[in-house]
RNA sequence: UUUUUAUAAAGAGGCGCCGAGAGACAGGCUCGCUGACGCGCCGGCAACCCCCACCCCGUGGAAAGGUGCCAAGCCCUGGACCUAUAAAAA
Numbered sequence: 001u002u003u004u005u006a007u008a009a010a011g012a013g014g015c016g017c018c019g020a021g022a023g024a025c026a027g028g029c030u031c032g033c034u035g036a037c038g039c040g041c042c043g044g045c046a047a048c049c050c051c052c053a054c055c056c057c058g059u060g061g062a063a064a065g066g067u068g069c070c071a072a073g074c075c076c077u078g079g080a081c082c083u084a085u086a087a088a089a090a
Stems, first nucleotide, its partner, number of pairs: 001090008013042005021031003025078004043070003048066002051061004
């Protein structure tokens, strides 16, 4: 990178650095020099993998570890399901 499967209306923020754009794309709408986005640290949410129990399909539990996430319903509408994330395979 591609494919498959699953999920995406719930949940969870402070500090420091940087400095102008950011929210995938189009149109809207919003966020942003009272410092957004991004990065780092700490904290937290969730429970895909992992772990435990059982009647081993599956259900329940747990949160040490691998990911993910912590403005707005994936921000809203739209597209050959657009995009993101997890697991597996190539």
A computed fold for a 90-nucleotide RNA from Hymenobacter nivis, annotated as SAM riboswitch aptamer (S box leader). It matches the Rfam family "SAM riboswitch aptamer (S box leader)". From the family's description: The SAM riboswitch is found upstream of a number of genes which code for proteins involved in methionine or cysteine biosynthesis in Gram-positive bacteria. The prediction has a mean pLDDT of 82.